Predicted 3D model of a 75-nucleotide RNA (transfer RNA) from Seculamonas ecuadoriensis. It matches the Rfam family "tRNA". By type it is a transfer RNA. The RNAcentral record of the sequence draws on ENA. Taxonomically the source falls in Seculamonas (Eukaryota, Discoba, Jakobida, Histionina). The coordinates come from a structure-prediction model, not an experiment, and the mean pLDDT is 83.

Parts: sequence; C1' cells; structure tokens
RNA sequence: ACGCUUGUAGCUCAGCCUGGAUAGAGCAACAGACUACGAAUCUGUCGGUCGAGAGUUCGAAUCUUUCCAAGCGUG
Repeated sequence: ACGCUUGUAGCUCAGCCUGGAUAGAGCAACAGACUACGAAUCUGUCGGUCGAGAGUUCGAAUCUUUCCAAGCGUG
C1' cells in the first nucleotide's frame, strides 16, 4: 500500500443478510421482598445520540459512501 473481519448499555453479545415505526438479553450497579445478618432466590429500576460524518428512502442499528479505531492476511 491492498484485501477481509469487527465496532450496539459499565462488561459479554443478539438484532444487520431480507429497512418498518417504542433497540433487546445475560452479567454488573441500585432499590425492595425474604433472612437474626449476609449469600442465594424473586420483583422492580437505572443505563444506548447503535464508532464519527454524509447520502438514499415516507422510514436506517440495518442499504451506499468517506473517515476513525482494533484484529487478520498478501506484498
């Protein structure tokens, strides 16, 4: 330099191929129930400008494009 993959909640990930209206799960955190007190269990709450910009579209996490970051490969 070129090619490929990945980037979504504090962490691990799903959803993307096939656009559809309110973006989810587990763990963590917080509160409550239970308990003599904890742990475990149960219930609830909190937490996201979907890596950044632009475009297409009635509608974008999803499609197109340019960057940024990480990883792999070729030379």